[in-house]
This record gives sequence, C1' cells and structure tokens, in this order.
RNA sequence: AGGUGACAAAGGCAAACUAUCCGAGAGGAUGGGACGCAAAGCCAAGGGACCUGAAUAGGGAACGACAUUUCCCAGGGUACGCCUGGCUGCCACG
Repeated sequence: AGGUGACAAAGGCAAACUAUCCGAGAGGAUGGGACGCAAAGCCAAGGGACCUGAAUAGGGAACGACAUUUCCCAGGGUACGCCUGGCUGCCACG
C1' cells in the first nucleotide's frame, strides 16, 4: 500500500415510536427512545423509491358537453439506514 471483520478494547451513530417546532408535501431540526450499524461518516453522482401546494407553471393520455378528477413524461424537490459508485476514517487480524 492493498485485503478481511473471527476475538478484544476504546469509543461512535441511532430505526420504529414519541414531544415541540419547520415545510404544501416527500421530509427536516432538537429532546426522549434503541431496531439495528465497521463506515448507519460525507457526496443525491448512476439506477430505483417517494413528494410536487401556491404563483403567471411545460407536454401527453384516459374520462367527459364543460368543469372536475386520475395517470405518464419533463422540470423542481426529499431520503445516502434501498443498490451501486466516489472521498475520508478508528481498532484488530492476515
């Protein structure tokens, strides 16, 4: 340098749920709480998932007299504790 996470130690993070607050929403912040995690540290980069109200907001389809409604795409956004990728990192072992 690269690999692995069996034993051990020092520590770390914190799902669901919950209280308050923020957001239109997906969600987020803080406190409580621990299901789990060796990158559950960081990046929304590829795939996938989810949301998309208002304002003056794009295109298409279905229904339909119209209005409305629903769906898809684009655009915008959310989550890295879905998979992959990138960057960084503690301990132990080979």
The RNA shown here (c-di-GMP-I riboswitch aptamer) has 94 nucleotides and comes from a Nitrospinota bacterium. The sequence was found by an Rfam model in a public genome assembly.